[in-house]
Context: one part of a larger RNA
């Protein structure tokens, strides 16, 4: 990791609910007692306890009571009401409500460990200094070498001290450096070693190592002090017990089949991942069938949103015009204004907290017509982390943001399409089918199914992208030039005066400045660009000839170009490949395509409606309309297991039975005698429902099946094994079902 066992709503008491059974104006024991049984039942026992009266804080009072000087009001009151029958017609009968209690089941809550497993922790009572730290006592080690302090002694020296030089001593938290002690750096180290080892390096006569004994102990020691050490444990040691400490947290919690089925919001909260009330679910009881729920349709309303408007307010703003207006500026002081603004006035435009106006859609009422549901109480939840997508809104540069609101979805939804893909389109999966027919959505091949008709598109656009850019192209408009010759191209001219004038060194069309005339012409600028120092030169504007028929301008629309760069590999159609498409536009006529719709059978279930049974409110067949996706979660039927009690016929009828033993009659010899009954046991017939057993001629357990039978959990048969007990049926009890819990324990 597998695999086997093993593991989690349980037990008590007390309250409410629901169902089931007893009694019922009642209901009912408890403990104890007493007999008895294989096994805990019978009896007894009313003490209590709940009901039948309420009100009041209570005294107290009572079908009434509290407040209160009274009312009023608050909280109670129906031995009687209905209903049916019968006859005396006011009586009886009988039902219903006026009803409670006891006991079982069951289902919640509470109080307890309270569904299990699981903290760090707190206390509390002991054990530890054999590890390690300080201390105390009381023994033990430091290999050799180096340095040479004091002080002595001798020699020299002084007036004398202080001295000098040699020798001689042998000091020191002195040096180097083994044993000893230690632990700087750096390799190895799933280890030889829960700290070692090589290499290297620090002390090594000292605050020095180091035996043995002994002393301090847990909020305590001890500490040259790192919160270090205090038995591989220390920011409070181990051990045991309070103890199953407590965990709004995380994990786990075991057969099956049917019904319906959510929320992720609203208030509160030392609250915010928890609770509690309320909203939505689910179960039952009543009550409701229409003036009730939900739709549709019509008709009336009430509204100030979405649009929209400005001479209809409020305020935003933008340009022109006017002037009997103010201000600013100039100045000749009453004129003037490329200046601000006001006032009217045009043109144009704007608003959540503007409205002269204003829809849909929602809403309120009211009919009618379909629909069937809906309300009250009461029992049980879960929910309180939501989300995408459309649409209307607040924040924000923005987000796969975040807060509001309405819907449909996912969440709790399977199946189709978008390649793949909770959320997007279609569509709500009862079970079956080798039938049909459709939706989205596709029909060249991967892949079920395609043709025809008229365009576009040349970008492989299709099949990522914006301002923006562009004689790309296809249409539709309006507007222009043209055989009197457009347009483009080619040939030729493109002149004089003049080098205009000024300025300038120079300025001659072409540096600047201020003018921009006339002639000659077919035409030709005191010049639109290159170019020189300045001239010169090329060219244009315009002209004529040549040529030959078209050729501009604006605008709108369709489809494309370009703008366009990213990280492993094409990689922005899923591929493959596609071009009068297999692309796009449009228009048509076919298919294909789902667990949708039909078709056939089938199953469960609600309702109703009939037959029939009985235990009298259930069952069973059968028709006829419905419904059956499904987490949290209600309800509902079963199914294995373990045990326990009972049973493995019974009841009637008939027949029969050897012996005994009970009882009761009768007779009498009073303890015998007859009978008779009751028990038992056997054939036989008949009903009856619980279906009445199996085993060494092989139980249980095992292993095999393509059988059987039940939706199904299971349950049967069969063959092999196994080798000794084990079913059935009712009933009742639970240590009642594992794949998950870093789950316990074994075994590979």
């Nucleotide at each position: 990791g597998c695999c086997a066992a093993c593991g989690a709503g349980u037990u008590a008491a007390u309250a409410g609910g629901a169902u089931g059974c007893g009694c019922a104006a009642g209901c009912u024991u408890a403990a104890g007692c007493a007999a008895u049984u294989a096994a805990g039942u019978u009896g007894u026992g009313g003490a209590g306890g709940c009901g039948u009266a309420g009100g009041g804080a209570a005294a107290c009072c009572g079908a009434g009571u509290c407040u209160u000087a009274a009312c009023c009001g608050g909280c109670g009151c129906a031995u009687a009401u209905c209903c049916a029958u019968a006859u005396u017609u006011a009586u009886a009968u009988g039902g219903a409500u006026u009803a409670g209690u006891g006991c079982a089941u069951u289902c919640u809550a509470u109080u307890a460990g309270a569904c299990c497993c699981g903290a760090a922790g707190c206390c509390u009572g002991g054990u530890g200094a054999g590890c390690u730290a300080a201390c105390c006592a009381u023994g033990g080690g430091c290999a050799g070498g180096g340095u040479g302090a004091a002080c002595u002694u001798g020699u020299c020296g002084u007036a004398a001290u202080u001295g000098a030089c040699a020798a001689g001593g042998g000091a020191g938290g002195c040096c180097c450096g083994a044993a000893c002690c230690g632990g700087u750096g750096u390799a190895u180290g799933u280890g030889a070693a829960a700290a070692a080892u090589g290499c290297u390096c620090g002390g090594a006569u000292g605050a020095c190592c180091u035996g043995u004994g002994g002393u301090u102990a847990g909020g305590g020691c001890c500490g040259a002090a790192a919160c270090g050490g205090u038995a591989a444990u220390c920011g409070a040691a181990c051990c045991a017990g309070g103890u199953g400490a407590u965990a709004g947290c995380u994990g786990g919690c075991u057969c099956u089949c049917c019904c319906c089925g959510a929320a992720a919001u609203a208030u509160a909260u030392g609250u915010a991942g928890g609770u509690a009330u309320a909203g939505c679910c689910u179960c039952g009881a009543u009550c409701u069938u229409a003036u009730a729920u939900g739709g549709u349709u019509u008709g009336u309303g009430a509204g100030g949103u979405a649009g929209a408007g400005a001479a209809a307010c409020u305020g935003a703003a933008a340009a022109g015009a006017a002037c009997u207006u103010g201000g600013g500026c100039g100045c000749u002081u009453g004129c003037g204004u490329a200046c601000c603004a006001g006032u009217u006035u045009u043109u144009a435009c704007c608003a959540a907290a503007c409205u002269c106006c204003g829809a849909a859609u929602g809403c309120g009422c009211a009919a009618a017509c379909c629909u069937u549901u809906g309300a009250u109480c009461g029992g049980g939840a879960g929910u309180c982390a939501g989300u995408u997508c459309u649409a209307g809104g607040g924040a924000g540069c923005a987000a796969g943001u975040u807060c509001c609101u309405a819907g449909c979805g996912c969440a709790a939804a399977a199946g189709g399409g978008a390649a793949a893909c909770a959320u997007c389109c279609c569509g709500g999966a009862c079970c079956a089918u080798c039938a049909g027919c459709u939706a989205a959505g596709g029909u060249c091949c991967c892949u079920a199914a395609u043709c025809u008709u008229u365009g576009c598109u040349u970008a492989g656009u299709g099949a990522g992208a914006a301002a923006g850019a562009a004689a790309g192209u296809g249409a539709a408009a309006c507007u222009g030039u043209u055989u009197a010759g457009a347009c483009a191209g080619c040939u030729a001219g493109g002149a004089g005066g003049u080098u205009g004038g000024c300025u300038u060194a120079g300025a001659a069309g072409c540096a600047g400045c201020a003018a921009u005339c006339c002639u000659u012409u077919a035409a030709a600028g005191a010049a639109a660009g290159c170019g020189u120092a300045a001239c010169a030169g090329c060219u244009c504007a315009c002209u004529a000839g040549u040529u030959a028929a078209a050729c501009g301008g604006u605008c709108u629309c369709g489809c494309g170009u370009c703008g366009a760069a990213a990280a492993u590999g094409u990689a922005a159609c899923g591929g493959g490949a596609c071009u009068c498409a297999a692309g796009c536009a449009a228009a048509g006529a076919a298919c294909c395509g789902a667990c949708g719709c039909u078709a056939u059978g089938g199953u469960u279930u609600u309702g109703u409606c009939a037959u029939a049974a009985u235990u009298u409110a259930u069952u069973a067949u059968g028709g006829c309309a419905g419904a059956a996706g499904g987490u949290a979660g209600g309800g509902g039927a079963g199914c294995a297991u373990u045990g326990a009690u009972g049973u493995c016929a019974u009841u009637c009828a008939a027949a029969c039975u050897a012996a005994u033993a009970u009882u009761u009659u009768u007779g009498c010899u009073u303890g015998c005698a007859a009978a008779a009954a009751c028990a038992a046991g056997u054939u036989u017939g008949a009903a009856u429902c619980u279906a009445g057993g199996c085993u060494g001629u092989g139980a249980a357990g095992g292993u095999a099946g393509a059988c059987u039978c039940g939706c199904g959990a299971g349950a049967g048969c069969u063959a092999c094994u196994g080798g000794a007990g084990c079913g059935u049926c009712a009933u009742c009890a639970a240590g009642a079902g594992a794949g998950a819990a870093u789950g316990u324990u074994g075994g590979c």

Source information
This is a predicted structure of a 748-nucleotide part of an RNA (large-subunit ribosomal RNA, domain II) from an activated sludge metagenome. The RNAcentral record of the full RNA draws on SILVA.